[in-house]
RNA sequence: GCGGAAACACGGCAAACCAACCGCGAGGUUGGGACGCAAAGCGUAGAGUCCCACGAGGACAGUCUUGCUGCCCGC
Numbered sequence: 001g002c003g004g005a006a007a008c009a010c011g012g013c014a015a016a017c018c019a020a021c022c023g024c025g026a027g028g029u030u031g032g033g034a035c036g037c038a039a040a041g042c043g044u045a046g047a048g049u050c051c052c053a054c055g056a057g058g059a060c061a062g063u064c065u066u067g068c069u070g071c072c073c074g075c
Base pairs, nucleotide, nucleotide: 001075002074003073004072012037013036017032018031019030020029021028022027035062041068042067043066045065046064047063048060049059050058051057
């Protein structure tokens, strides 16, 4: 560099729920917790869903597409 996600992974992440704090809210952060994840790493570019104090506003990357980076396996 090309191909793959079947298997392996010392190990990694962490849904619901609970507590504290932040936010009008969707939600967020930290800790506990594990349903899951092979990009459940990062980015709201397109779609989608949701919220609002309705504005040239906001939330979700663990909804899909997509961009960048990386682990593992093969060549």
Molecule: c-di-GMP-I riboswitch aptamer
Organism: Planctomycetota bacterium